The RNA shown here (transfer RNA) has 73 nucleotides and comes from a Syntrophorhabdales bacterium. Its mean pLDDT, the model's own confidence on a scale to 100, is 81. RNAcentral records the identical sequence in 3 taxa. The organism belongs to Syntrophorhabdales, within Bacteria. Rfam family: tRNA. From the family's description: Transfer RNA (tRNA) molecules are approximately 80 nucleotides in length.
This record gives sequence, structure tokens and C1' cells, in this order.
RNA sequence: GGGCCGUUAACUCAGUCGGCAGAGUAUCUGCCUUUUAAGCAGAGAGUCGCAAGUUCGAAUCUUGCACGGCCCA
Repeated sequence: GGGCCGUUAACUCAGUCGGCAGAGUAUCUGCCUUUUAAGCAGAGAGUCGCAAGUUCGAAUCUUGCACGGCCCA
């Protein structure tokens, strides 16, 4: 220098063919318990890496850039 893959909640990850952003864990609150843990119920937490384009509408399609990984030279 070239090619491919990845980037979504604090962490690990889903998200199909463009149409309300989700799960588990963690945290917090309540219930239960002599207490803790476990269990049950609920809550908060997101510029979907950044920017631009296409579109009535983009996490999703296109382009550029950044970061990480693998391969080639």
C1' cells in the first nucleotide's frame, strides 16, 4: 500500500427484506427472608464509532474517515 471482517446500554451480544432500538449479566428500587445470598416484580441506562449521500423514512443501503482484528505485498 491492497483485500476482508468487526464497532449497537457499564459488560457480552441479537436486531431477517429499510418502518416503535432489544436480550442476558451488572446497577438501583420494592416484595420475600432473622440477615445476606438466592428467588419474584419493576426502573434507569443508547448522538446504533464519526461525517456525508440516497429515501417519505436509515442501526440496516452507498461513500469517506477513525479504531480494532485477520490475510496479501